Large-subunit ribosomal RNA, domain I from a Dehalococcoidia bacterium, 592 nucleotides, folded computationally.
Rfam family: Bacterial large subunit ribosomal RNA.
The RNAcentral record of the full RNA draws on ENA.
Its mean pLDDT, the model's own confidence on a scale to 100, is 82.
[in-house]
Context: one part of a larger RNA
RNA sequence: GGUCUACGGUGGAUGCCUAGGGGCCAAGGGCCGAAGAAGGGCGUGGCAAGACUGCGAAAAGCCUCGGUGAGCUGUCUAGCAAGCGUAGCCGGGGAUUCCCGAAUGGGGAAACCCGUUCCGGCAAAACCGGGAUAGCCCUAUCUGAACCCUUAGGGUAGGGCGGGUAAGCGAGAGAACUGAAACAUCUCAGUACCUCGAGGAAAAUAAAUCAACCGAGAUUCCCUUAGUAGUGGCGAACGAACGGGGAAGAGCCCAAACCUGUCGAGCUUAACGGACUGGGGUCCUAUGCGCGAUGGGGGUUGUAACACACGUCUACUCCGACCCCAGUACGGAGAAAGAAGUAAGAAAGCUUCUCUCUAGCCGAACGAGCCUGGAAGGGACGGCCGUGGAAGGUGAUAGCCCUGUAGGCGAAAGAGAGAAGGCUUCUUGGCGCGUUGUUGAGUACCACGGGACACGUGAAAUCCUGUGGGAAUCUGGGGGGACCACCCUCCAAGGCUAAAUACCCUUGGCCACCGAUAGUGAACCAGUACCGUGAGGGAAAGGUGAAAAGUACCCCAGGCGGGGAGUGAAAUAGACCUGAAACCGUGGACCU
Numbered sequence: 001g002g003u004c005u006a007c008g009g010u011g012g013a014u015g016c017c018u019a020g021g022g023g024c025c026a027a028g029g030g031c032c033g034a035a036g037a038a039g040g041g042c043g044u045g046g047c048a049a050g051a052c053u054g055c056g057a058a059a060a061g062c063c064u065c066g067g068u069g070a071g072c073u074g075u076c077u078a079g080c081a082a083g084c085g086u087a088g089c090c091g092g093g094g095a096u097u098c099c100c101g102a103a104u105g106g107g108g109a110a111a112c113c114c115g116u117u118c119c120g121g122c123a124a125a126a127c128c129g130g131g132a133u134a135g136c137c138c139u140a141u142c143u144g145a146a147c148c149c150u151u152a153g154g155g156u157a158g159g160g161c162g163g164g165u166a167a168g169c170g171a172g173a174g175a176a177c178u179g180a181a182a183c184a185u186c187u188c189a190g191u192a193c194c195u196c197g198a199g200g201a202a203a204a205u206a207a208a209u210c211a212a213c214c215g216a217g218a219u220u221c222c223c224u225u226a227g228u229a230g231u232g233g234c235g236a237a238c239g240a241a242c243g244g245g246g247a248a249g250a251g252c253c254c255a256a257a258c259c260u261g262u263c264g265a266g267c268u269u270a271a272c273g274g275a276c277u278g279g280g281g282u283c284c285u286a287u288g289c290g291c292g293a294u295g296g297g298g299g300u301u302g303u304a305a306c307a308c309a310c311g312u313c314u315a316c317u318c319c320g321a322c323c324c325c326a327g328u329a330c331g332g333a334g335a336a337a338g339a340a341g342u343a344a345g346a347a348a349g350c351u352u353c354u355c356u357c358u359a360g361c362c363g364a365a366c367g368a369g370c371c372u373g374g375a376a377g378g379g380a381c382g383g384c385c386g387u388g389g390a391a392g393g394u395g396a397u398a399g400c401c402c403u404g405u406a407g408g409c410g411a412a413a414g415a416g417a418g419a420a421g422g423c424u425u426c427u428u429g430g431c432g433c434g435u436u437g438u439u440g441a442g443u444a445c446c447a448c449g450g451g452a453c454a455c456g457u458g459a460a461a462u463c464c465u466g467u468g469g470g471a472a473u474c475u476g477g478g479g480g481g482a483c484c485a486c487c488c489u490c491c492a493a494g495g496c497u498a499a500a501u502a503c504c505c506u507u508g509g510c511c512a513c514c515g516a517u518a519g520u521g522a523a524c525c526a527g528u529a530c531c532g533u534g535a536g537g538g539a540a541a542g543g544u545g546a547a548a549a550g551u552a553c554c555c556c557a558g559g560c561g562g563g564g565a566g567u568g569a570a571a572u573a574g575a576c577c578u579g580a581a582a583c584c585g586u587g588g589a590c591c592u
Base pairs, nucleotide, nucleotide: 001591002590003589004588005587006586007585008584009583015577016543017542020514021513022511023510024509025508026507027506028505029504030503031164032163039100040099041098042056043055044054046080047079050076051075052074062094063093064092065091066090067089068088071084072083073082105114106113107112115133116132117131118130119129120128121127135161136160137159138158139157140156141155142154143153169197170196171195172194179186183233209216210215220247221246222245223244224243230238231237251496252495253494254440258297259296260295261294262293263292264291266289267288273284274283275282276327277326278325279324280323281322302474304439305438306437307436308434310432311431312430313429316334317333318332319331320330321328336428337427338426339425340424341423350421351420352419353418354417355416356415357414358413360409361408362407366382367381370379371378383400384399385389391403392402393401445469446468447467448466449465450464451463452462455481476491477490478489479488480487530537531536550576553564554563555562556561
């Protein structure tokens, strides 16, 4: 020095565990903010230095209403002191809520500095407390230049906006790596990123849609059709629809014609216009006529619809329409009957009841016995409950020990949903007919250049539009994948609209999901420590025991540590479960 063996040290694998994660399902909920948010800073405790949690100078809290309750004064963190117990704890509502932060009186190196003005306190110009004081937009109003009027500008009052937001959503703008085994059309991909905007969802939505000669009947989402038809340097790749089955289900309002009110500037002497219609009378220079603006009624579609005129049938009361006679569903009011409604379609929200959520409550049934053991829930024996034998805990494995479970009950207050009532609104005419009127114009469409459609310009329809041109208007117009005819179908150029859908949070449940190098980056004071000027990057780190019973006392010792003693089932469970290997030792055996 090596090999073997025994016993150790070191180390932290493995086994077991779970306080934390991951995923799915169900139910409920979903925006916050100048009434100052999100996020922070600084404070705040009797002993309180630090940290977490809570709270805000009213500061681990205050008031009130409910529930619970015999204990309580949060955690690391034990103890002392002093208290409370109508406390404490849980839930609803309210009060307070420093400073920064959109931050908004001005400034600023965030959490700081410095003002003006009004009111109050005060003897006070000091000081203290309270209010106002940013910008932009809208509305109203007062002022007011150059420049006479006016306008610009300025002031005041009221209202709104600003900022945040994980994911989801709409819009604007929009890559490249990559793939094509290179690369340019193509792909990645309308993805990532950026910007704007809105909401609890968003968007879309009531056919100028499809279909195929049969028919369907808004939108959205899922399954299928189907990796089909197609597109494609016909490469890589991209990739429908019709139809079928489900979830959900809901339809409406304007513009215009026509009638009418108001305002404005015009025109018009009545033989011709008007005052509901016919006749007679009377009146009007606006009480008429057309135009423009604005309000009300009316009206909203494609087997066209509506308006208006005419004709016809029917109809409860009253009133009115310059005077008389005759007429009139021409207008208004009422009764009665019917219908609908607060999410669109007009709109205020009230009362009662029911259900759900935000605290909780009741809830069956064994044996201090025998055996083993430190301990019984194990074994043996004998019982019981079960609408409850889900689960967790308890000194080992418990239906009957505890929490629970099945089942049942519960809200003063707040929130959500539903039903009824009340309330509000609407209807009270229908049919026929037409050489009358209306039915969304720089629109449809075309050309050129682009984009979207599964569709790359193609035979390329359809949709959007930058430039140029530019209709018809119901005997009208669009579509049916170039185009034409026939046929079918629909009605653009205005608008609103719940649900089914996406995502997140809370609660509950489940898992051939993980079990500390796994599972979230984070089981532990983690987006922390640490790194970086910064954007940003980003860890490691769980386990004594049933219970601290955490080793009184003695000895060695500076301390660490150790030997006794003691606790405990165990101390090689002593700061910790188990404790592999590498690595380092000590004793013994053998070899050199």